This is a predicted structure of a 464-nucleotide part of an RNA (small-subunit ribosomal RNA, 3' major domain) from an uncultured bacterium. The coordinates come from a structure-prediction model, not an experiment, and the mean pLDDT is 82. It matches the Rfam family "Bacterial small subunit ribosomal RNA".
[in-house]
Context: one part of a larger RNA
RNA sequence: AGACGGGGAGACACACAAGCGGUGGAUCACGUGGCUUAAUUCGACAACAAGCGAGGAACCUUACCAGGGCUUGACAUGCUAAGUGAAACCUACCAGAAAUGGUGGGGUCCGCAAGGCACUUAGCACAGGUGCUGCAUGGUUGUCGUCAGCAGGUGGCGUGAGCUGCUCCCUUAAAUGGGGGAACCUGCGAAAUCCUCGCCCUGUGUUUUAUGUGUCACAGGGGACUGCCGUGGUUAACACGGAGGAAGGUGGGGACGACGUCAAAUCAGCAUGGCUCUUACGUCCUGGGCGGCACACGUGAUACAAUGGUCGGUACAGCGGGUUGCAACACCGUAAGGUGAAGCUAAUCCCUUAAAACCGAUCUCAGUUCGGAUCGAGGUCUGAAACCCGACCUCGUGAAGCCGGAAUCGCUAGUAAUCGCGGAUCAGCCAUGCCGCGAUGAAUAUGUCACUGUCUCUUGUACU
Numbered sequence: 001a002g003a004c005g006g007g008g009a010g011a012c013a014c015a016c017a018a019g020c021g022g023u024g025g026a027u028c029a030c031g032u033g034g035c036u037u038a039a040u041u042c043g044a045c046a047a048c049a050a051g052c053g054a055g056g057a058a059c060c061u062u063a064c065c066a067g068g069g070c071u072u073g074a075c076a077u078g079c080u081a082a083g084u085g086a087a088a089c090c091u092a093c094c095a096g097a098a099a100u101g102g103u104g105g106g107g108u109c110c111g112c113a114a115g116g117c118a119c120u121u122a123g124c125a126c127a128g129g130u131g132c133u134g135c136a137u138g139g140u141u142g143u144c145g146u147c148a149g150c151a152g153g154u155g156g157c158g159u160g161a162g163c164u165g166c167u168c169c170c171u172u173a174a175a176u177g178g179g180g181g182a183a184c185c186u187g188c189g190a191a192a193u194c195c196u197c198g199c200c201c202u203g204u205g206u207u208u209u210a211u212g213u214g215u216c217a218c219a220g221g222g223g224a225c226u227g228c229c230g231u232g233g234u235u236a237a238c239a240c241g242g243a244g245g246a247a248g249g250u251g252g253g254g255a256c257g258a259c260g261u262c263a264a265a266u267c268a269g270c271a272u273g274g275c276u277c278u279u280a281c282g283u284c285c286u287g288g289g290c291g292g293c294a295c296a297c298g299u300g301a302u303a304c305a306a307u308g309g310u311c312g313g314u315a316c317a318g319c320g321g322g323u324u325g326c327a328a329c330a331c332c333g334u335a336a337g338g339u340g341a342a343g344c345u346a347a348u349c350c351c352u353u354a355a356a357a358c359c360g361a362u363c364u365c366a367g368u369u370c371g372g373a374u375c376g377a378g379g380u381c382u383g384a385a386a387c388c389c390g391a392c393c394u395c396g397u398g399a400a401g402c403c404g405g406a407a408u409c410g411c412u413a414g415u416a417a418u419c420g421c422g423g424a425u426c427a428g429c430c431a432u433g434c435c436g437c438g439a440u441g442a443a444u445a446u447g448u449c450a451c452u453g454u455c456u457c458u459u460g461u462a463c464u
Stems, first nucleotide, its partner, number of pairs: 001464002003461003007458007015448002019411005026302008034293002042053002064288007073126001077125009089106007109116002128277002131275003137271002139266003142262001144260001149188006155164003168179003194254004199222007225248001228242005291430001304404001308363006320351003325344002329340004370401001375396007417440007
C1' cells in the first nucleotide's frame, strides 16, 4: 500500500421491513444430474450452469452409434501425363437399404489455327477434421454494476515504498455541485449528446373521410431550465412548499457499462498458434440415437374451485406478419379440416370474431357440471416418410390434487397481479419457452436496529 475482521462510523440498494403474488406439496412440459445404452454427440456448474448455446432433433439438421461404401477425396488452387468433345443435365432399365455401380436413349463446346474450356482416369503438391489445448490467443460475452469510482501531469510532503490531489463540512442519483484545505489542473467514467412515449405548432396526404374531414400517419420544429415566487440554508450548492403548465426538479422507458476482478465463458459461431489423424479422428449413405427411466434438482404450465365452472347474448385493443404467401366469402363436415374462390406485393385485401370484463340462465360446496393427467377408438393436416418420434379434432375414460414442511423468489405504478393478441425460427411441430403488444388494474413503504450486497473514512492483523 492492499486484502480481510462474527471492529467502529457514515451512506445506498425490492437488502430488510410494510404489502401483493408465487416457488417448495400434485400432474404435466422443458432443461440438468444420475442411471441405462451400440450410441443415449458436445459445451455450460454458487451468485454469473440447469425453457442456457438450440429463434424449431421424424430424414436432413447431427457433431454420436451400427452397418454398407470412397481415398487427391463432399469442397479449393496449381502441376504432369493420357483420354473424351462435350461436360453438366434429363430419362429408362438392372443390382442394392441407400450411397453407389452397370447398361441404354436424348444431349455433342469455342476458335481459321496454335490453343482454350470442361470432364474422366492415373499421379503429385495438397484438401479435410464440430480432433486436443479458452491455462498459448484474437474477437465476443457474463459478473461486481449504471456501482461511483479509476488514473495521469505539475507542485508539495516523505530516506523510501508511497502519500497528497480523491481527506474534511454541506449537498447530490452521481468524484453531482458548493465551501474549506499544499495543492492546482487534466483524462476515462457520471451527466449531457442519441432513440422512444407523453403536450403543442407547421408542412405533407397513399389510406381514411360527404368534405384539405381527422383523437390518423409521416417529417420538421417548439416545450422544462430549479426559469418564477416563498421558506430554510453560509449571501452558496441545494432542500422543501407553491404558481403556471400536457409534463417539475434526472418527466417515463431504452441504447450506452470507466480502470479492473473471476487464468470466469466460448478452439462447437468465426478466426487462429501449437499438438495430433491422413484407405481415417476425413467423407458419402441407410437405419438407430440425441426422446431411453428406479430416482434427484432447476425453470415453467395447469389446477385444487363459487371473486368460480358451464351455456347463451353482447362490447372494447395494440404490436406485428403475408406472393412457393395471407386468404375473405359460399358450400360440405359435430370438429380438426376440405372443395371452390374474390381481394391483396398491402394505412387499401387477408391473418383478425381479442380475451378477461358486462348482461342473463344454471350448478350449491360435492373429489363435484372443480380438475384435467392417463388410456381406448375413430379421424384431419404437414411431409418421400409420423413405429421408434409430430401437431390437431371428435367420442369415451376420467388419475393426482381440497392451497402445499423446513426453506425460498419476484415486484414501488400504468408497476405487481390477471387477460388475451402478434412475431422470429418454421414443410409440420412436441412453444406451457423466448421476444414484443395492448386490455383490466391494485396494496404497501413507519423506516434503516438487525439480514444480504456495495461504496467512503477509520481501526486491528500472526495474511499478500